[in-house]
Molecule: small-subunit ribosomal RNA
Organism: uncultured haloarchaeon
RNA sequence: UUCCGGUUGAUCCUGCCGGAGGCCAUUGCUAUCGGAGUCCGAUUUAGCCAUGCUAGUCGCACGGGUUCAGACCCGUGGCGAAUAGCUCCGUAACACGUGGCCAAGCUACCCUGCAGAGGGGGACACCCUCGGGAAACUGAGGCUAAUCCCGCAUAGUCGUCCCGUCCUGGAAAUGGGGGGACGGCCAAAGGCUGCGGCGCUGCAGGAUGCGGCUGCGGCCGAUUAGGUAGACGGUGGGGUAACGGCCCACCGUGCCGAUAAUCGGUACGGGUUGUGAGAGCAAGAGCCCGGAGACGGAAUCUGAGACAAGAUUCCGGGCCCUACGGGGCGCAGCAGGCGCGAAACCUUUACACUGCACGCCAGUGCGAUAAGGGGACUCCGAGUGCGAGGGCAUACUAGCCCUCGCUUUUCUGGACCGUAAGGAGGUGCAGGAAGAAGGACUGGGCAAGACCGGUGCCAGCCGCCGCGGUAAUACCGGCAGUCCGAGUGAUGGCCGAUAUUAUUGGGCCUAAAGCGUCCGUAGCUGGCCAUGCAAGUCCAUCGGGAAAUCCGCGCGCUCAACGUGCGGGCGGCCGGUGGAACCUGCGUGGCUUGGGACCGGAAGACCCAGCGGGUACGUCCCGGGGUAGGAGUGAAAUCCCGUAAUCCUGGACGGACCGCCGAUGGCGAAAGCACGCUGGGAGGACGGAUUCGACAGUGAGGGACGAAAGCUCGGGUCUCGAACCGGAUUAGAUACCCGGGUAGUCCGAGCCGUAAACGAUGCCUGUUAGGUGUGGCACUCGCUACGCGCGAGUGCUGCGCCGUAGGGAAGCCGCUAAACAGGCCGCCUGGGAAGUACGUCCGCAAGGAUGAAACUUAAAGGAAUUGGCGGGGGAGCACUACAACCGGAGGAGCCUGCGGUUUAAUUGGACUCAACGCCGGACAUCUCACCAGCACCGACAGUAUGCGAUGACGCUCAGUGUGAUGAGCUUGGUAGAGCUACUGAGAGGAGGUGCAUGGCCGCCGUCAGCUCGUACCGUGAGGCGUCCUGUUAAGUCAGGCAACGAGCGAGACCCGCAUUCCUAAUUGCCAGCAGCACGGCGACGUGGCUGGGUACAUUAGGGAGACUGCCGUGGCCAACACGGAGGAAGGAACGGGCAACGGUAGGUCAGUAUGCCCCGAAUGUGCUGGGCUACACGCGGGCUACAAUGGCCGGGACAAUGGGUACCGACCCCGAGAGGGGUAGGCAAUCUCGGAAACCCGGUCGUAGUUCGGAUUGUGGGCUGAAACUCGCCCACAUGAAGCUGGAUUCGGUAGUAAUCGCGUGUCAUCAGCGCGCGGUGAAUACGUCCCUGCUCCUUGCACACACCGCCCGUCAAAGCACCCGAGUGAGGUCCGGAUGAGGCUCGCGAGAGCGAGUCGAAUCUGGGCUUCGCAAGGGGGCUUAAGUCGUAACAAGGUAGCCGUAGGGGAAUCUGCGGCUGGAUCACCUCCU
Repeated sequence: UUCCGGUUGAUCCUGCCGGAGGCCAUUGCUAUCGGAGUCCGAUUUAGCCAUGCUAGUCGCACGGGUUCAGACCCGUGGCGAAUAGCUCCGUAACACGUGGCCAAGCUACCCUGCAGAGGGGGACACCCUCGGGAAACUGAGGCUAAUCCCGCAUAGUCGUCCCGUCCUGGAAAUGGGGGGACGGCCAAAGGCUGCGGCGCUGCAGGAUGCGGCUGCGGCCGAUUAGGUAGACGGUGGGGUAACGGCCCACCGUGCCGAUAAUCGGUACGGGUUGUGAGAGCAAGAGCCCGGAGACGGAAUCUGAGACAAGAUUCCGGGCCCUACGGGGCGCAGCAGGCGCGAAACCUUUACACUGCACGCCAGUGCGAUAAGGGGACUCCGAGUGCGAGGGCAUACUAGCCCUCGCUUUUCUGGACCGUAAGGAGGUGCAGGAAGAAGGACUGGGCAAGACCGGUGCCAGCCGCCGCGGUAAUACCGGCAGUCCGAGUGAUGGCCGAUAUUAUUGGGCCUAAAGCGUCCGUAGCUGGCCAUGCAAGUCCAUCGGGAAAUCCGCGCGCUCAACGUGCGGGCGGCCGGUGGAACCUGCGUGGCUUGGGACCGGAAGACCCAGCGGGUACGUCCCGGGGUAGGAGUGAAAUCCCGUAAUCCUGGACGGACCGCCGAUGGCGAAAGCACGCUGGGAGGACGGAUUCGACAGUGAGGGACGAAAGCUCGGGUCUCGAACCGGAUUAGAUACCCGGGUAGUCCGAGCCGUAAACGAUGCCUGUUAGGUGUGGCACUCGCUACGCGCGAGUGCUGCGCCGUAGGGAAGCCGCUAAACAGGCCGCCUGGGAAGUACGUCCGCAAGGAUGAAACUUAAAGGAAUUGGCGGGGGAGCACUACAACCGGAGGAGCCUGCGGUUUAAUUGGACUCAACGCCGGACAUCUCACCAGCACCGACAGUAUGCGAUGACGCUCAGUGUGAUGAGCUUGGUAGAGCUACUGAGAGGAGGUGCAUGGCCGCCGUCAGCUCGUACCGUGAGGCGUCCUGUUAAGUCAGGCAACGAGCGAGACCCGCAUUCCUAAUUGCCAGCAGCACGGCGACGUGGCUGGGUACAUUAGGGAGACUGCCGUGGCCAACACGGAGGAAGGAACGGGCAACGGUAGGUCAGUAUGCCCCGAAUGUGCUGGGCUACACGCGGGCUACAAUGGCCGGGACAAUGGGUACCGACCCCGAGAGGGGUAGGCAAUCUCGGAAACCCGGUCGUAGUUCGGAUUGUGGGCUGAAACUCGCCCACAUGAAGCUGGAUUCGGUAGUAAUCGCGUGUCAUCAGCGCGCGGUGAAUACGUCCCUGCUCCUUGCACACACCGCCCGUCAAAGCACCCGAGUGAGGUCCGGAUGAGGCUCGCGAGAGCGAGUCGAAUCUGGGCUUCGCAAGGGGGCUUAAGUCGUAACAAGGUAGCCGUAGGGGAAUCUGCGGCUGGAUCACCUCCU
């Protein structure tokens, strides 16, 4: 030594973005106090500066002036002013750091030692006199001193030569010492004094400081690869304190560079600082050390020391003064100002401290320094109170108010100490809880609201994810809470987090990443044995690595911060010395196992060249035969053919290609390589009692080879075939399909240098289970037809598959590693912009190689999982699928619903299946929600000094008014206590929201699925079970199986119906018995009418029965299937009810309920009338038909389910009928609705718009109802429309079904063409299939997950942003050259002034090269932006598999050709493996 949020429906991984920590700067809000600090115009402008101050001092060097005196002033002279202070421009450099060297050096003041100071001369300030000038300043003449200046002497020192030995210990060459000679240069202040001293000169040494050389170390860029003429060296000189091309003359041509020269960019360096576990990364402001600079630039004097900026001179630019002639200035010193900016204080005090300069001292000076003021700059410390009682409120915690008491750090007042003076602070005294709390946050990450109000994808928030579209824990407020607290947040930067730059410590098959392949240079790495050396390495020791900083222990400030003493550490390093010899290295000698060479017999589509062959193909080439078509496609057409095609046949010519063998086969470095033979060349494997002896591995740069396409030149051109031309397809079709067809495809010579150049896997070496197949060689054994044969095995070496351990995110890899290790190289660091731009190199071009950024974005991505989907596959199933069959719809008229239109209103809902005879929705009023008009309604509270027994609210005659009305008005009557207005608040709302809901319902679903427990597998999502085989209506059952069981569904169950038995018997029934009535002559018939009966029918309660139980066949001896027997019924008998986990934001706020919102005298309530019934049209569902299987007339027969008291109504009468009048019975197995129709019998009609059909209309009548005008139903008569079987398409049905016939009932005052039921008659066809439509299961692909009504690409159009190119234009930097040239240096001449020559040279002007930045007409692509245009390229076989390279074409995505890849689905076959 730490994680967390964000890619997904979910998962694992890769990967980035964001959050949490620390530090720095600025900033919002807020703020009581103290201490400490090396904090405070560093970041932008090394921008500009008003004013004041910042370097003087010495009378013990000297002269003069002045004063009563002390003093003071001017000048000469000495020392200092090269320090201190400020800043960080420049500088990539011996600038810095560290270590060494100077035998190549200098050093004032200071210290030590030795030796000295003899004798002469001279000048200039101040001052005086006279001038110039506005000033600054300056000229001439005159006097003068010194520690001022100059000779001479003596010492001395330096150089050369000679003699000569010694010393140091160094490598003595060019060192030092001694003596001698010559030559050069040549000391001093006999000063001052306060008598102590202070000074002066030479030499030597020391100390200090400085100069120079040098090893090593520390930024970025190779889109900077070559640089360099004083450049490298030599000789000789000059110059310097000193070495040196430092400079010069001559000579030579070197020198530096891939271990990065040169160039460009950036930058003072270090001690240190921030952060981090560390390694690191980042920084270098402040403090310390060093450097550099002083407005930009150059030069110089003085001096021990400067190339000096509070010195001089000059140039440039800026400012100031001016009498216009000429002068002056330089805050990156302290204060202060302006400017710049996000960004930084007082024009304070003092030399009291520390130090520096001068001085013998006293002392003087010092914006160094010390001290104060300002600043939330940092760190540290303290406080904003403590306690008690009472009241209010309270679920709890907590809170609010009042009163009393305590304390006094701080606070206020005042005194002393403190200090240079103050301040701070300290010590006493008095007063009094008094004067002292905020900031951010509260959706997740992340601690703290599922509180209220406002807002309504608006306003806004948000680091990231994400909030906001009417109930927002996310915006804005309130309340409450959380965190920190004199602070707390925001913005920007750095480190950390980040093992996302990986040395510690990562990766590269598929996530980003292995160069297309090989050879090879540098480099890196390197087998066994022996020996030497000691560079690396290791040990010991010595020197250095400043202080501060850091750590530990003490000490001092009341503590702490802070300061300080000691010790340690850091500085991870450099140098000296001594040792060790395992390892690495270097040298020597040897070895054979790595590697090479050689020999042998085999294998091979290895390469190059030559020669030969083969069939197929084409031919407007020839011959023969032959006739009308051929070709092509999904279907066609373009096309070919009577000048004879296609076809058959014989030949000729031509170019390209090389069947079978042939294979997960072989060879090659890769690209790639296939007819045969010959020649030449190369490599690998095996075998060898042959040989060399580490010769090796890898390989930056470099070189060679390198598919296809493409390019150049020349040939060739059969086929195929970009472009192109036609034909189709299509909405279009610049494509897919078809007919042609140029380049090309082929050969030779040259270029290009790229591919999904792939095993998406670099090369080499070693180690680590097996099994199996196949190619080559060698060997062993067996067989043998003795063949170069066959079989088995072993060793080595290739090529495949499966698989252990292990690895991996997984898929998978697994001795041919993606395992375990070693060596070397290449490459990666979120996605896009982009392999683009610019630059450079290569190329004839196309283009290739190298290769960014601005900007943009929260993901992009890999593997796997579950679903969904597929114009993927397999299996199974279904009359809302097909097929077979029957009957309909779609055409007509009418009914009804919907749309549309219209309207004052035509209320509203429902829109594929799953809206549309649906909302039980057949609306005359009502219903009613709509429209026109009229009228009515506010519980409760407040306000109004309102009105009111002089009568409130009501009611009302009459008149007026109105469609009508005590609604209103007029005028009366009645009545007896409240009323009105406003503000709130209510009742009510078929007002909104079915996307806030409950409940109910539809559909998926006439489906067979959906899950759980335990175990197992997987890191995980998840899987398994639920899969497979057979079977079923069924996840139904059986067998197998890492599963074993279980639940909800299915089934079972419940109801009806079909057979039978038992029980029961009224209102049902009547066989037998008796009676009665009626008819009949009678026999007898009829009537359940009566008694009676309960047999039958029926009714309604309970049982039985059916279970693949039996037989046969098939199947596995299973489940089960098929057939059969028996049976009323046979394989679920038939028909219903019930009906899973869930989904569909399906439908309903207009049935009711209900949240929220809204209306509230109207969106509430009532009334009148109208509308929902409209009508150019479109659609759905029906009815009636189009007729003879029929219509009409007459006669005849047979049901069931149901309903009935505001009701059903027998029966009788009236009416032609609808109907009317009267009335029995019936609250129902009793009475009634109620004579069913199709059917049967007879008759008629005769294929006709009819005796079909009945719409429409007229007249008359009836019924219901207040009321049938808009707008009901019925009857009769009259009228007699369309329609002669219905296009594309579409619906229902598998048996008592369809079809057909009527009946009942719901609604209902009246109205049924509708819904729901009932019975009558009663078929045809299939006994299958998965083709269409769908469903279920398995599997596969996926870039989908809102799930294919998905996703998604490009052009164009619009807006914004950054960028690239760009004629040109402007500004800067740098280099080279020319001109002018301040000034300096050197030399010469000159007495001097000065002149001349040479050289360096700032600055200005000018020419050119390179480079940076700004602007720019126009051009270009890129990115972003809820709902623009065109298409549909990709994801499924994405509807032509996709992609890569290349070439051509096209509005666009893209299309096509050639070669390649699988990162392609599907089916079949072969091979291989288990």